The RNA shown here (Lysine riboswitch aptamer) has 170 nucleotides and comes from Alkalibacter mobilis. Model confidence (mean pLDDT): 78 of 100.

[in-house]
RNA sequence: AGAAGUGAUAGAGGCGUGUUUGACAUUAGUAAACAAUAUGAGGUUGGAGAACCGAUGAUUUUGUUGAAAGGGGAUGGCACCGAAGAGUGGUUGUACUCCGACAACCAUGUCUGAUUGCAUGGUUAAUAGCCUUGCGAUUGUCACCAGGAAGGUGAAGUGCUAUCUUGUUU
Numbered sequence: 001a002g003a004a005g006u007g008a009u010a011g012a013g014g015c016g017u018g019u020u021u022g023a024c025a026u027u028a029g030u031a032a033a034c035a036a037u038a039u040g041a042g043g044u045u046g047g048a049g050a051a052c053c054g055a056u057g058a059u060u061u062u063g064u065u066g067a068a069a070g071g072g073g074a075u076g077g078c079a080c081c082g083a084a085g086a087g088u089g090g091u092u093g094u095a096c097u098c099c100g101a102c103a104a105c106c107a108u109g110u111c112u113g114a115u116u117g118c119a120u121g122g123u124u125a126a127u128a129g130c131c132u133u134g135c136g137a138u139u140g141u142c143a144c145c146a147g148g149a150a151g152g153u154g155a156a157g158u159g160c161u162a163u164c165u166u167g168u169u170u
Base pairs, nucleotide, nucleotide: 001170003168005166007164008163009162010161011160014081016080017079018078019077020076024072032065033064034063035062036061038059042053043052044051046099047098048097049096084112085111086110087108088107089106090105091104092103093102094101113139114138115137116136117135118134119133121131122130123129141155142154143153144152145151
């Protein structure tokens, strides 16, 4: 002095990510209450059991009044760039038990570079939003090919770039 390793710090990708606030829309002219009518035994919850309500009327129709929770979410704030999401396992909860489903928390280098369109499936009131899978488009990083340029192929974030540090080798 250089190469390629160890460790640390900082940074980049853009409709960037998550969280919080919450105008507003939807849920919904639904649930429920009251009145009248018809009828006469069912009803609750995704399923089963149990329990509860019901001839002092379950249920149906009409009319009047008429919500809420969860989910979505403009705007603003905060934290950040495996930001984060999913899968798996565990704990707790959702009127009792079990099976599902959902929600919160913890663990886990099992998968995904990021955004987005279409389709399938799940969730839900929902054609919204979110998530999984598949096929495309756009885009960032690195490697290789080509080369005037445009570009092409492949890979994955345990990555890439920059700086510092440390041991080895020449």